[in-house]
Context: one part of a larger RNA
Molecule: large-subunit ribosomal RNA, domain IV
Organism: Candidatus Iainarchaeum sp.
RNA sequence: UUGACUUAAGGGAAUUCGGCAAAAUAGUUCUGUAUCUUAGGUAUAAGGAAUGCCUGCAUAGCAGUAUGCAGGUUUCAAUAACAAGCGGUGUCCGACUGUUUAUCAAAAACACAGGUCCCUGCUAGCCAGCAAUGGUGUGUAUAGGGGCUGACUUCUGCUCACUGCAAGUAGGUGAAAAUCUGUUUCAACGGAUCUAAGCCCUUGUGAAGAGCGGGCCUAACUCUGAGGCUCUUAUGGUAGCGUAAUACCUUGCCGGUUUAUUGCCGGCUUGCACCAAGGAAGUAACGAGAUACCAGCUGUCCCUAAGUUGAGCCCA
Repeated sequence: UUGACUUAAGGGAAUUCGGCAAAAUAGUUCUGUAUCUUAGGUAUAAGGAAUGCCUGCAUAGCAGUAUGCAGGUUUCAAUAACAAGCGGUGUCCGACUGUUUAUCAAAAACACAGGUCCCUGCUAGCCAGCAAUGGUGUGUAUAGGGGCUGACUUCUGCUCACUGCAAGUAGGUGAAAAUCUGUUUCAACGGAUCUAAGCCCUUGUGAAGAGCGGGCCUAACUCUGAGGCUCUUAUGGUAGCGUAAUACCUUGCCGGUUUAUUGCCGGCUUGCACCAAGGAAGUAACGAGAUACCAGCUGUCCCUAAGUUGAGCCCA
C1' cells in the first nucleotide's frame, strides 16, 4: 500500500445518477390486520405480546406426549450459536406461472390461456421432396394449417379512391393453334375470323396493406364559436386517453410533496407528431422490471479511527 472481515461516540442518506454496498428484519405461539378486489385474495398485510430452566397441579389420551394454570430461578440478552421475510404508499409497463441473448442485456422482449380473420369437405389445405412418396394423421371443420392480437372488464368509430383478396360478366382488349384468305404455283410471310387466363370494367371486403384535411366568417362587453360559406383526395380522428415509455417549444400552467425539486403524484390540455386487435382505456393478483416518496436501519457520508487475518513492500 492492498484483499477479505470486525467494531465504532454524536448525527442518520447530509453520500450518490440512484440507499450501490452494508446494516436492519427473521423461527414458533398468541393477538390483531387497512385499502382494493376478478370475493379466491391482498395477508406472515401493518402493528403488539410471549419465548430458557426447575417444582407442583389440571385437562385430553391406553401410552409416548400435547396443552394449560400456579409458583420459583439465572443472564445485558433464552428461536442467546447455526438457521431464519425489512416494511409501507403512489405511478408506468407486462394480466398471471413460464421462456430468452451458453460466454457483458432476464426485460416493458418471446410465450401464454382467451379473441378474431383467412385457407381447407379429405385424392382437402399446409409442409418436405425433381419425383415416387412422406408428415400433419391411421386425424376429418368442436379438425388441421396460416396471419394478427394477447387474462379479465368497458369497447373496438369513419373511409373500398389506391394496393391486395374474393366474386361477376353485357362489352373492350387478348397468344399460339385451327379455319378462311392474299401475293401466278409451293414455301416463307401477310390479312381476317374465333378465343383461355389475365387486364380494362362492375361489385364486395378493414380484427386485409393502409388512410382518417385546409381557408374564411359568425352570438348585444370581451373571449369562444353551437352555426354558415368554400376548396379538396375515399373519408376527414369518433369513444377514450393525453406535456404521456409518445409534447419540439418545455423546467408548459395550477395544486400536493420539500427549507429548497429539470423529480414524482393529481388536474388542465390548443395532442411539433395519442387513438381504437401494428388494439384504446381501465384493472385485483403477480414481477431479481422502471420510477418517486415514507418509516426503520445503518461507516454511503460528516470524518475518519482501531483491530483480526492474508498479500505486497522495506530491514535483518